[in-house]
Molecule: transfer RNA
Organism: Rexea nakamurai
RNA sequence: GCAUAAGUAGCUCAGCAUCAGAGCACCGGUCUUGUAAACCGGCGGCCGGAAGUUAAAAUCUUCCCUUCUGCU
Repeated sequence: GCAUAAGUAGCUCAGCAUCAGAGCACCGGUCUUGUAAACCGGCGGCCGGAAGUUAAAAUCUUCCCUUCUGCU
RNA backbone atom coordinates (compact mmCIF):
# COMPACT_ATOMS: atom_id res chain seq x y z
P G A 1 -0.55 3.69 3.58
O5' G A 1 -0.95 2.81 2.29
C5' G A 1 -0.68 3.34 1.02
C4' G A 1 -0.70 2.24 0.00
C3' G A 1 -1.93 1.36 0.00
O3' G A 1 -3.01 1.91 -0.71
C1' G A 1 0.00 0.00 0.00
P C A 2 -4.53 1.66 -0.29
O5' C A 2 -4.79 0.15 -0.68
C5' C A 2 -4.80 -0.24 -2.05
C4' C A 2 -5.04 -1.73 -2.19
C3' C A 2 -6.24 -2.28 -1.43
O3' C A 2 -7.46 -2.06 -2.11
C1' C A 2 -4.38 -3.65 -1.02
P A A 3 -8.82 -1.87 -1.26
O5' A A 3 -9.11 -3.34 -0.69
C5' A A 3 -9.39 -4.40 -1.58
C4' A A 3 -9.42 -5.73 -0.86
C3' A A 3 -10.37 -5.84 0.33
O3' A A 3 -11.71 -6.06 -0.06
C1' A A 3 -8.30 -6.73 0.94
P U A 4 -12.91 -5.54 0.85
O5' U A 4 -12.87 -6.56 2.07
C5' U A 4 -13.08 -7.95 1.86
C4' U A 4 -12.88 -8.75 3.13
C3' U A 4 -13.70 -8.31 4.33
O3' U A 4 -15.04 -8.73 4.28
C1' U A 4 -11.47 -8.75 4.99
P A A 5 -16.17 -7.82 4.95
O5' A A 5 -15.96 -8.03 6.52
C5' A A 5 -16.11 -9.31 7.09
C4' A A 5 -15.62 -9.33 8.52
C3' A A 5 -16.23 -8.28 9.44
O3' A A 5 -17.53 -8.63 9.92
C1' A A 5 -13.89 -8.33 9.74
P A A 6 -18.58 -7.44 10.21
O5' A A 6 -18.02 -6.75 11.55
C5' A A 6 -17.97 -7.49 12.75
C4' A A 6 -17.14 -6.77 13.79
C3' A A 6 -17.64 -5.42 14.26
O3' A A 6 -18.68 -5.52 15.23
C1' A A 6 -15.32 -5.31 13.86
P G A 7 -19.73 -4.29 15.36
O5' G A 7 -18.89 -3.16 16.12
C5' G A 7 -18.29 -3.44 17.38
C4' G A 7 -17.51 -2.24 17.89
C3' G A 7 -18.37 -1.04 18.23
O3' G A 7 -17.90 -0.40 19.40
C1' G A 7 -16.73 -0.44 16.64
P U A 8 -18.63 -0.66 20.77
O5' U A 8 -20.17 -0.41 20.43
C5' U A 8 -20.68 0.91 20.34
C4' U A 8 -22.14 0.95 20.74
C3' U A 8 -22.45 0.33 22.08
O3' U A 8 -22.18 1.21 23.17
C1' U A 8 -23.99 -0.46 20.48
P A A 9 -21.54 0.55 24.48
O5' A A 9 -22.62 0.77 25.62
C5' A A 9 -22.94 2.09 26.04
C4' A A 9 -23.27 2.12 27.53
C3' A A 9 -22.28 1.38 28.41
O3' A A 9 -22.13 2.09 29.62
C1' A A 9 -24.43 0.49 28.73
P G A 10 -20.88 3.10 29.79
O5' G A 10 -19.78 2.13 30.40
C5' G A 10 -18.49 2.65 30.80
C4' G A 10 -17.75 1.60 31.60
C3' G A 10 -17.62 0.25 30.91
O3' G A 10 -16.47 0.20 30.08
C1' G A 10 -18.50 -0.06 33.08
P C A 11 -16.57 -0.50 28.62
O5' C A 11 -16.50 -2.06 28.92
C5' C A 11 -15.33 -2.65 29.44
C4' C A 11 -15.55 -4.13 29.72
C3' C A 11 -16.08 -4.95 28.55
O3' C A 11 -15.06 -5.39 27.67
C1' C A 11 -17.39 -5.38 30.46
P U A 12 -15.40 -5.71 26.14
O5' U A 12 -16.34 -6.97 26.21
C5' U A 12 -15.82 -8.24 26.58
C4' U A 12 -16.88 -9.33 26.46
C3' U A 12 -17.62 -9.39 25.14
O3' U A 12 -16.90 -10.07 24.14
C1' U A 12 -19.18 -9.49 26.91
P C A 13 -17.19 -9.74 22.57
O5' C A 13 -18.75 -9.41 22.54
C5' C A 13 -19.52 -9.66 21.39
C4' C A 13 -20.89 -10.16 21.78
C3' C A 13 -22.03 -9.78 20.86
O3' C A 13 -22.13 -10.61 19.71
C1' C A 13 -22.67 -9.39 23.08
P A A 14 -22.78 -10.00 18.36
O5' A A 14 -24.33 -9.89 18.72
C5' A A 14 -25.09 -11.07 18.85
C4' A A 14 -26.53 -10.81 19.27
C3' A A 14 -27.41 -10.10 18.27
O3' A A 14 -27.81 -10.97 17.20
C1' A A 14 -27.85 -9.31 20.44
P G A 15 -28.00 -10.32 15.70
O5' G A 15 -29.07 -9.15 15.89
C5' G A 15 -30.43 -9.44 16.15
C4' G A 15 -31.19 -8.18 16.47
C3' G A 15 -31.26 -7.15 15.35
O3' G A 15 -32.32 -7.43 14.45
C1' G A 15 -30.68 -6.09 17.40
P C A 16 -32.04 -8.05 12.99
O5' C A 16 -31.37 -6.86 12.18
C5' C A 16 -32.13 -5.70 11.84
C4' C A 16 -31.65 -5.09 10.56
C3' C A 16 -31.78 -6.00 9.33
O3' C A 16 -32.04 -5.21 8.17
C1' C A 16 -29.53 -5.39 9.65
P A A 17 -33.51 -5.16 7.61
O5' A A 17 -33.65 -3.59 7.76
C5' A A 17 -34.93 -3.07 8.05
C4' A A 17 -34.79 -1.91 9.01
C3' A A 17 -36.15 -1.46 9.52
O3' A A 17 -35.99 -1.00 10.87
C1' A A 17 -35.12 0.28 8.32
P U A 18 -36.83 -1.86 12.00
O5' U A 18 -38.01 -0.87 12.43
C5' U A 18 -37.69 0.40 13.01
C4' U A 18 -38.95 1.21 13.22
C3' U A 18 -40.11 0.48 13.87
O3' U A 18 -40.82 1.35 14.73
C1' U A 18 -40.79 1.35 11.79
P C A 19 -40.65 1.09 16.32
O5' C A 19 -39.27 1.74 16.56
C5' C A 19 -38.60 2.25 17.68
C4' C A 19 -39.35 2.64 18.91
C3' C A 19 -38.51 2.52 20.19
O3' C A 19 -37.80 3.71 20.43
C1' C A 19 -40.70 1.65 20.52
P A A 20 -36.20 3.73 20.41
O5' A A 20 -35.72 2.40 21.16
C5' A A 20 -35.27 1.28 20.44
C4' A A 20 -34.39 0.40 21.24
C3' A A 20 -34.38 0.57 22.75
O3' A A 20 -35.52 -0.02 23.37
C1' A A 20 -32.17 0.27 21.93
P G A 21 -35.55 -0.46 24.92
O5' G A 21 -34.93 -1.94 24.81
C5' G A 21 -34.56 -2.61 26.01
C4' G A 21 -34.15 -4.01 25.68
C3' G A 21 -33.28 -4.70 26.73
O3' G A 21 -34.04 -5.23 27.79
C1' G A 21 -32.30 -5.00 24.61
P A A 22 -33.33 -5.49 29.21
O5' A A 22 -32.48 -6.81 29.02
C5' A A 22 -33.11 -8.04 28.69
C4' A A 22 -32.09 -9.13 28.42
C3' A A 22 -31.10 -9.39 29.54
O3' A A 22 -31.64 -10.18 30.58
C1' A A 22 -29.97 -9.28 27.48
P G A 23 -31.14 -9.93 32.08
O5' G A 23 -29.69 -10.61 32.14
C5' G A 23 -29.55 -12.01 31.89
C4' G A 23 -28.09 -12.37 31.76
C3' G A 23 -27.18 -11.88 32.89
O3' G A 23 -27.23 -12.72 34.03
C1' G A 23 -26.20 -11.38 30.81
P C A 24 -27.16 -12.02 35.48
O5' C A 24 -25.67 -11.51 35.62
C5' C A 24 -24.59 -12.44 35.64
C4' C A 24 -23.26 -11.77 35.39
C3' C A 24 -22.87 -10.68 36.37
O3' C A 24 -22.38 -11.16 37.62
C1' C A 24 -22.44 -9.96 34.18
P A A 25 -22.70 -10.29 38.94
O5' A A 25 -22.01 -8.88 38.68
C5' A A 25 -20.62 -8.76 38.69
C4' A A 25 -20.17 -7.36 38.29
C3' A A 25 -20.63 -6.22 39.23
O3' A A 25 -19.82 -6.11 40.38
C1' A A 25 -21.01 -5.60 36.98
P C A 26 -20.49 -5.76 41.77
O5' C A 26 -21.08 -4.30 41.57
C5' C A 26 -20.22 -3.18 41.40
C4' C A 26 -21.02 -1.90 41.26
C3' C A 26 -22.06 -1.64 42.33
O3' C A 26 -21.50 -1.08 43.52
C1' C A 26 -23.02 -1.29 40.20
P C A 27 -22.15 -1.42 44.92
O5' C A 27 -23.54 -0.66 44.90
C5' C A 27 -23.60 0.75 44.87
C4' C A 27 -25.04 1.25 44.82
C3' C A 27 -25.98 0.64 45.84
O3' C A 27 -25.85 1.19 47.14
C1' C A 27 -27.01 0.62 43.73
P G A 28 -26.19 0.28 48.40
O5' G A 28 -27.77 0.12 48.40
C5' G A 28 -28.60 1.25 48.60
C4' G A 28 -30.06 0.90 48.42
C3' G A 28 -30.57 -0.29 49.22
O3' G A 28 -30.82 -0.01 50.58
C1' G A 28 -31.35 -0.45 47.01
P G A 29 -30.69 -1.15 51.66
O5' G A 29 -31.95 -2.11 51.40
C5' G A 29 -33.27 -1.58 51.59
C4' G A 29 -34.30 -2.55 51.05
C3' G A 29 -34.35 -3.92 51.71
O3' G A 29 -35.04 -3.92 52.95
C1' G A 29 -34.45 -4.15 49.36
P U A 30 -34.69 -5.04 54.03
O5' U A 30 -35.25 -6.40 53.44
C5' U A 30 -36.65 -6.60 53.27
C4' U A 30 -36.95 -7.98 52.74
C3' U A 30 -36.34 -9.13 53.50
O3' U A 30 -37.11 -9.49 54.66
C1' U A 30 -35.97 -9.45 51.20
P C A 31 -36.38 -9.92 56.02
O5' C A 31 -35.63 -11.28 55.62
C5' C A 31 -36.37 -12.42 55.24
C4' C A 31 -35.46 -13.52 54.72
C3' C A 31 -34.30 -13.90 55.64
O3' C A 31 -34.72 -14.79 56.68
C1' C A 31 -33.52 -13.64 53.45
P U A 32 -34.31 -14.50 58.22
O5' U A 32 -32.73 -14.76 58.18
C5' U A 32 -32.21 -16.04 57.88
C4' U A 32 -30.71 -16.02 57.87
C3' U A 32 -30.04 -15.38 59.08
O3' U A 32 -29.99 -16.27 60.19
C1' U A 32 -29.01 -14.61 57.10
P U A 33 -30.46 -15.75 61.58
O5' U A 33 -29.33 -14.77 62.07
C5' U A 33 -29.57 -13.86 63.17
C4' U A 33 -28.27 -13.20 63.57
C3' U A 33 -27.49 -12.60 62.42
O3' U A 33 -27.96 -11.30 62.10
C1' U A 33 -26.05 -13.90 63.78
P G A 34 -28.11 -10.90 60.51
O5' G A 34 -26.60 -10.80 59.98
C5' G A 34 -25.77 -9.73 60.44
C4' G A 34 -24.34 -9.96 60.01
C3' G A 34 -24.13 -10.18 58.52
O3' G A 34 -24.09 -8.96 57.81
C1' G A 34 -22.94 -11.81 59.74
P U A 35 -24.65 -8.96 56.24
O5' U A 35 -23.54 -9.74 55.42
C5' U A 35 -22.24 -9.19 55.27
C4' U A 35 -21.29 -10.17 54.66
C3' U A 35 -21.68 -10.74 53.30
O3' U A 35 -21.42 -9.85 52.22
C1' U A 35 -20.91 -12.47 54.69
P A A 36 -22.41 -9.91 50.93
O5' A A 36 -22.15 -11.36 50.29
C5' A A 36 -20.93 -11.63 49.63
C4' A A 36 -20.80 -13.10 49.32
C3' A A 36 -21.83 -13.68 48.37
O3' A A 36 -21.52 -13.43 46.99
C1' A A 36 -21.64 -15.09 50.23
P A A 37 -22.73 -13.08 45.96
O5' A A 37 -23.59 -14.41 45.87
C5' A A 37 -23.05 -15.58 45.31
C4' A A 37 -23.95 -16.76 45.55
C3' A A 37 -25.37 -16.63 45.02
O3' A A 37 -25.47 -16.94 43.62
C1' A A 37 -25.43 -17.38 47.23
P A A 38 -26.50 -16.12 42.68
O5' A A 38 -27.94 -16.47 43.26
C5' A A 38 -28.44 -17.78 43.19
C4' A A 38 -29.77 -17.90 43.91
C3' A A 38 -30.82 -16.88 43.50
O3' A A 38 -31.52 -17.26 42.32
C1' A A 38 -30.68 -16.95 45.85
P C A 39 -31.96 -16.16 41.22
O5' C A 39 -33.18 -15.41 41.90
C5' C A 39 -34.36 -16.12 42.25
C4' C A 39 -35.28 -15.27 43.13
C3' C A 39 -35.61 -13.89 42.57
O3' C A 39 -36.63 -13.93 41.58
C1' C A 39 -35.00 -13.70 44.84
P C A 40 -36.64 -12.83 40.40
O5' C A 40 -37.07 -11.50 41.15
C5' C A 40 -38.35 -11.41 41.75
C4' C A 40 -38.53 -10.08 42.47
C3' C A 40 -38.20 -8.83 41.67
O3' C A 40 -39.21 -8.47 40.74
C1' C A 40 -37.26 -8.67 43.81
P G A 41 -38.78 -7.77 39.33
O5' G A 41 -38.30 -6.32 39.77
C5' G A 41 -39.23 -5.38 40.27
C4' G A 41 -38.55 -4.19 40.93
C3' G A 41 -37.71 -3.30 40.03
O3' G A 41 -38.49 -2.43 39.23
C1' G A 41 -36.56 -3.73 42.04
P G A 42 -37.86 -1.91 37.81
O5' G A 42 -36.68 -0.92 38.26
C5' G A 42 -36.97 0.28 38.95
C4' G A 42 -35.72 0.94 39.45
C3' G A 42 -34.77 1.44 38.39
O3' G A 42 -35.18 2.70 37.86
C1' G A 42 -33.56 0.30 40.06
P C A 43 -34.72 3.12 36.37
O5' C A 43 -33.19 3.53 36.57
C5' C A 43 -32.84 4.59 37.43
C4' C A 43 -31.34 4.69 37.58
C3' C A 43 -30.56 4.89 36.30
O3' C A 43 -30.55 6.25 35.90
C1' C A 43 -29.53 3.22 37.62
P G A 44 -30.80 6.63 34.35
O5' G A 44 -29.44 6.21 33.64
C5' G A 44 -28.20 6.72 34.08
C4' G A 44 -27.07 5.85 33.61
C3' G A 44 -27.05 5.60 32.11
O3' G A 44 -26.42 6.67 31.41
C1' G A 44 -26.78 3.56 33.26
P G A 45 -27.23 7.47 30.22
O5' G A 45 -26.96 6.63 28.93
C5' G A 45 -25.64 6.09 28.65
C4' G A 45 -25.51 5.72 27.18
C3' G A 45 -26.08 6.75 26.21
O3' G A 45 -25.07 7.26 25.37
C1' G A 45 -26.81 4.51 25.71
P C A 46 -24.93 8.83 25.32
O5' C A 46 -26.00 9.26 24.24
C5' C A 46 -25.75 9.04 22.86
C4' C A 46 -26.97 9.28 22.04
C3' C A 46 -26.72 9.34 20.56
O3' C A 46 -26.69 8.04 19.96
C1' C A 46 -28.06 11.18 21.22
P C A 47 -25.97 7.91 18.51
O5' C A 47 -25.31 6.46 18.58
C5' C A 47 -24.28 6.16 19.52
C4' C A 47 -23.90 4.70 19.38
C3' C A 47 -23.52 4.25 17.99
O3' C A 47 -22.51 3.25 18.08
C1' C A 47 -25.37 3.03 18.72
P G A 48 -21.50 3.03 16.81
O5' G A 48 -20.37 4.12 17.02
C5' G A 48 -19.81 4.35 18.33
C4' G A 48 -18.64 5.28 18.23
C3' G A 48 -18.86 6.52 17.37
O3' G A 48 -19.53 7.56 18.07
C1' G A 48 -16.85 5.49 16.75
P G A 49 -20.61 8.49 17.26
O5' G A 49 -19.68 9.44 16.38
C5' G A 49 -18.81 10.36 17.00
C4' G A 49 -18.09 11.20 15.97
C3' G A 49 -18.97 11.82 14.90
O3' G A 49 -19.60 13.01 15.33
C1' G A 49 -17.14 10.77 13.88
P A A 50 -21.07 13.42 14.73
O5' A A 50 -20.72 13.82 13.23
C5' A A 50 -19.79 14.86 12.95
C4' A A 50 -19.58 15.02 11.47
C3' A A 50 -20.83 15.08 10.63
O3' A A 50 -21.46 16.34 10.68
C1' A A 50 -19.27 13.64 9.60
P A A 51 -22.97 16.51 10.05
O5' A A 51 -22.63 16.40 8.49
C5' A A 51 -23.69 16.50 7.54
C4' A A 51 -23.19 15.99 6.20
C3' A A 51 -24.28 15.39 5.34
O3' A A 51 -25.03 16.37 4.64
C1' A A 51 -22.43 13.93 5.38
P G A 52 -26.64 16.24 4.72
O5' G A 52 -26.97 15.12 3.65
C5' G A 52 -26.43 15.24 2.33
C4' G A 52 -26.48 13.91 1.62
C3' G A 52 -27.84 13.27 1.52
O3' G A 52 -28.65 13.85 0.50
C1' G A 52 -26.25 11.65 2.10
P U A 53 -30.27 13.86 0.66
O5' U A 53 -30.69 12.34 0.44
C5' U A 53 -30.45 11.69 -0.78
C4' U A 53 -30.92 10.25 -0.74
C3' U A 53 -32.32 10.05 -0.22
O3' U A 53 -33.31 10.28 -1.21
C1' U A 53 -30.86 8.51 0.82
P U A 54 -34.66 11.12 -0.89
O5' U A 54 -35.41 10.15 0.13
C5' U A 54 -35.80 8.85 -0.27
C4' U A 54 -36.31 8.06 0.91
C3' U A 54 -37.35 8.75 1.76
O3' U A 54 -38.65 8.69 1.17
C1' U A 54 -35.74 7.73 3.16
P A A 55 -39.58 10.04 1.19
O5' A A 55 -39.88 10.26 2.71
C5' A A 55 -40.54 11.47 3.15
C4' A A 55 -41.08 11.26 4.55
C3' A A 55 -40.09 10.64 5.54
O3' A A 55 -39.25 11.62 6.13
C1' A A 55 -42.12 9.46 5.65
P A A 56 -37.67 11.31 6.26
O5' A A 56 -37.63 10.17 7.37
C5' A A 56 -38.06 10.44 8.70
C4' A A 56 -38.18 9.16 9.49
C3' A A 56 -36.91 8.33 9.60
O3' A A 56 -36.05 8.78 10.62
C1' A A 56 -38.75 6.94 9.04
P A A 57 -34.48 8.93 10.26
O5' A A 57 -33.92 7.44 10.16
C5' A A 57 -34.14 6.53 11.28
C4' A A 57 -32.96 5.60 11.45
C3' A A 57 -31.64 6.30 11.73
O3' A A 57 -30.85 5.49 12.59
C1' A A 57 -31.46 5.05 9.74
P A A 58 -31.03 5.70 14.15
O5' A A 58 -29.89 4.74 14.77
C5' A A 58 -28.52 5.11 14.59
C4' A A 58 -27.64 3.87 14.60
C3' A A 58 -27.69 3.05 13.30
O3' A A 58 -26.76 3.53 12.36
C1' A A 58 -27.98 1.64 15.19
P U A 59 -27.20 3.59 10.76
O5' U A 59 -27.59 2.09 10.37
C5' U A 59 -26.61 1.06 10.44
C4' U A 59 -27.23 -0.29 10.19
C3' U A 59 -27.82 -0.49 8.79
O3' U A 59 -27.57 -1.80 8.33
C1' U A 59 -29.50 -0.80 10.43
P C A 60 -26.42 -2.00 7.23
O5' C A 60 -26.95 -1.14 5.99
C5' C A 60 -27.79 -1.73 4.99
C4' C A 60 -28.01 -0.80 3.83
C3' C A 60 -26.79 0.01 3.41
O3' C A 60 -25.91 -0.74 2.57
C1' C A 60 -28.67 1.44 3.55
P U A 61 -24.31 -0.46 2.60
O5' U A 61 -24.17 0.92 1.82
C5' U A 61 -24.50 1.00 0.44
C4' U A 61 -24.24 2.41 -0.08
C3' U A 61 -22.90 3.01 0.24
O3' U A 61 -21.89 2.55 -0.63
C1' U A 61 -24.59 4.59 0.73
P U A 62 -20.36 2.44 -0.11
O5' U A 62 -19.87 3.96 0.00
C5' U A 62 -19.79 4.76 -1.17
C4' U A 62 -19.41 6.18 -0.82
C3' U A 62 -18.19 6.35 0.06
O3' U A 62 -16.98 6.24 -0.66
C1' U A 62 -19.94 7.72 0.86
P C A 63 -15.67 5.61 0.05
O5' C A 63 -15.18 6.80 0.98
C5' C A 63 -14.75 8.01 0.42
C4' C A 63 -14.58 9.08 1.47
C3' C A 63 -13.67 8.73 2.64
O3' C A 63 -12.28 8.85 2.35
C1' C A 63 -15.65 9.73 3.45
P C A 64 -11.25 7.87 3.08
O5' C A 64 -11.22 8.43 4.57
C5' C A 64 -10.76 9.74 4.85
C4' C A 64 -11.06 10.15 6.28
C3' C A 64 -10.46 9.26 7.36
O3' C A 64 -9.08 9.52 7.60
C1' C A 64 -12.71 9.74 7.87
P C A 65 -8.16 8.36 8.16
O5' C A 65 -8.66 8.16 9.65
C5' C A 65 -8.50 9.19 10.60
C4' C A 65 -9.03 8.78 11.97
C3' C A 65 -8.50 7.46 12.50
O3' C A 65 -7.21 7.60 13.07
C1' C A 65 -10.83 7.54 12.79
P U A 66 -6.18 6.35 12.99
O5' U A 66 -6.79 5.31 14.02
C5' U A 66 -6.91 5.64 15.39
C4' U A 66 -7.64 4.55 16.15
C3' U A 66 -7.13 3.13 15.92
O3' U A 66 -5.96 2.84 16.67
C1' U A 66 -9.48 3.15 15.80
P U A 67 -4.91 1.75 16.10
O5' U A 67 -5.65 0.36 16.30
C5' U A 67 -5.97 -0.09 17.61
C4' U A 67 -6.84 -1.32 17.57
C3' U A 67 -6.32 -2.51 16.78
O3' U A 67 -5.32 -3.24 17.45
C1' U A 67 -8.60 -2.17 16.29
P C A 68 -4.25 -4.10 16.56
O5' C A 68 -5.09 -5.35 16.05
C5' C A 68 -5.65 -6.26 16.99
C4' C A 68 -6.48 -7.33 16.30
C3' C A 68 -5.80 -8.09 15.18
O3' C A 68 -4.91 -9.09 15.65
C1' C A 68 -7.99 -7.49 14.52
P U A 69 -3.59 -9.47 14.74
O5' U A 69 -4.22 -10.18 13.45
C5' U A 69 -4.92 -11.40 13.58
C4' U A 69 -5.54 -11.82 12.28
C3' U A 69 -4.62 -11.88 11.08
O3' U A 69 -3.80 -13.06 11.06
C1' U A 69 -6.59 -10.78 10.46
P G A 70 -2.37 -13.01 10.36
O5' G A 70 -2.68 -13.02 8.80
C5' G A 70 -3.32 -14.13 8.21
C4' G A 70 -3.73 -13.81 6.78
C3' G A 70 -2.63 -13.36 5.85
O3' G A 70 -1.86 -14.44 5.36
C1' G A 70 -4.48 -11.94 5.59
P C A 71 -0.30 -14.22 4.96
O5' C A 71 -0.39 -13.34 3.64
C5' C A 71 -0.97 -13.87 2.47
C4' C A 71 -1.02 -12.84 1.36
C3' C A 71 0.31 -12.18 1.03
O3' C A 71 1.16 -12.97 0.21
C1' C A 71 -1.38 -10.53 1.18
P U A 72 2.75 -12.84 0.36
O5' U A 72 3.08 -11.38 -0.17
C5' U A 72 2.83 -11.05 -1.53
C4' U A 72 3.03 -9.57 -1.79
C3' U A 72 4.39 -9.01 -1.38
O3' U A 72 5.41 -9.26 -2.34
C1' U A 72 2.68 -7.58 -0.61